[in-house]
């Protein structure tokens, strides 16, 4: 070093201003934000997390198994190689609440031992 067990810490951002209105950070105009592995450096390639269910196990906290839902790019340059970079034009974004339709406000969340990341011991070697 690689593996294998434990255990530790740390793991999501956002409407400034202005218009209707009786009321909207929910609509219009503007504005703004982009989790995790891959891979040439990516919300919009692949793949993965978050959200509901049914079974089953278990004293219980939980675990394991199905299923359901799961959004969005194109164009031109560079180059061995890029829908990932450079220029330019575009798009998308759960579930519940809301005097009014919500990526951005509230809530389930002080959450998911999340996907994962770093780091310790011990063990192997």
């Nucleotide at each position: 070093a690689a593996c294998g067990a434990u255990c530790u810490u740390c793991g999501g951002g956002g409407c400034a201003g202005g218009g209707u209105g009786a009321a909207a950070u929910u609509c219009c105009c503007g504005a703004u934000c982009g989790g995790u592995g891959g891979u040439a450096g990516a919300g919009c390639c692949c793949a993965c997390g978050a959200g509901c269910g049914u079974g089953u196990u278990g004293c219980g906290a939980g675990g394991c198994a199905c299923g359901c839902a799961u959004g969005a790019c194109c164009c031109g340059g560079u180059g061995a190689g890029a829908c990932u970079c450079c220029g330019g034009g575009g798009c998308c974004g759960a579930c519940g609440g809301u005097u009014a339709c919500a990526g951005u406000c509230c809530g389930g969340a002080u959450g998911u031992a999340a996907a994962g990341a770093a780091g310790a011991u011990c063990g192997c070697g």
Annotation:
This is a predicted structure of a 125-nucleotide RNA (FMN riboswitch aptamer (RFN element)) from uncultured Oscillochloris sp. The prediction has a mean pLDDT of 81. The sequence was found by an Rfam model in a public genome assembly. Its Rfam family is "FMN riboswitch aptamer (RFN element)". Rfam's curators write: The RFN element is a highly conserved domain that is found frequently in the 5'-untranslated regions of prokaryotic mRNAs that encode for flavin mononucleotide (FMN) biosynthesis and transport proteins. Of the family's consensus pairs, 100% are formed in the model.